[in-house]
RNA sequence: GGUGCCGUAGUUCAGGGGUAGAAUAAAUCACUGUCUAUGAUCAGGUCGAGGGUUCGAAUCCCUCCGGUACCG
Numbered sequence: 001g002g003u004g005c006c007g008u009a010g011u012u013c014a015g016g017g018g019u020a021g022a023a024u025a026a027a028u029c030a031c032u033g034u035c036u037a038u039g040a041u042c043a044g045g046u047c048g049a050g051g052g053u054u055c056g057a058a059u060c061c062c063u064c065c066g067g068u069a070c071c072g
Stems, first nucleotide, its partner, number of pairs: 001071007010024004018055001027041004048064005
């Protein structure tokens, strides 16, 4: 330098046109003499950035940024 894949909650990941979820971690409460464990509740995201298509974009297209694999 070329090609492919990936980027979504603190973390690990789903979701692939109709406006975002799970697990886990954090917080609060219950339980317990206390902690852990367990149960319940709650908060946390303009989906890497910009532009385009569309009534509507995390999703499709283009460019860029970062990571990774292969090739050179």